[in-house]
């Protein structure tokens, strides 16, 4: 150098092809119960890899960059 896949809370992922309120567990913080912890119970917490573009609207689609796997040379 060309190509193919991927990138979403602190972790693991759902939406992605087919544009419409970003969701779930787990964690984390408070409260509950407990002599105390755990376990449970409730409540809260917190992400779309960056920039542009098209739309009434982008995590989705289209250009670029970057990281990370994998193949070809």
């Nucleotide at each position: 150098g060309g190509g193919g896949c991927g990138g979403u809370a602190g972790u693991u992922u759902a939406a992605c092809c087919a544009g419409g309120c970003a969701g779930a567990a787990c964690g984390g913080c408070a409260g509950g119960c407990u002599c105390c912890a755990g376990a449970c119970c409730u409540g809260u917490u917190g992400a779309u890899c960056g920039g542009g573009g098209u739309u009434c609207a982008a995590a989705u689609c289209c250009c670029u960059g970057c990281c990370g796997c994998c193949c070809c040379a």